Model confidence (mean pLDDT): 83 of 100.
Transfer RNA from bacterium HR10, 73 nucleotides, folded computationally.
RNA sequence: GCCGGCGUAGCUCAGCAGGUAGAGCAGACGAUUCGUAAUCGUCAGGUCAUCGGUUCGAAUCCGAUCGCCGGCU
Numbered sequence: 001g002c003c004g005g006c007g008u009a010g011c012u013c014a015g016c017a018g019g020u021a022g023a024g025c026a027g028a029c030g031a032u033u034c035g036u037a038a039u040c041g042u043c044a045g046g047u048c049a050u051c052g053g054u055u056c057g058a059a060u061c062c063g064a065u066c067g068c069c070g071g072c073u
Base pairs, nucleotide, nucleotide: 001072002071003070004069005068006067007066010025011024012023013022019056027043028042029041030040031039049065050064051063052062053061
């Protein structure tokens, strides 16, 4: 330099034939217990890497950029 994959909650990841963003763990509160752990319930937590484009509508499609990983030279 070229090619490919990935980037979504604090962490690990779903969601991709465009139509209100989810799970598990972690966190807060509550129930249970003499108490702790475990268990159960509720709640909170995201400008979906960044910018732009297409569209009535984009995490999803297109382009550029940035970062990580892999391959080729």
The RNAcentral record of the sequence draws on Rfam. Rfam family: tRNA. The family's RNA type in Rfam is transfer RNA. Its family is annotated with triplet codon-amino acid adaptor activity in the Gene Ontology.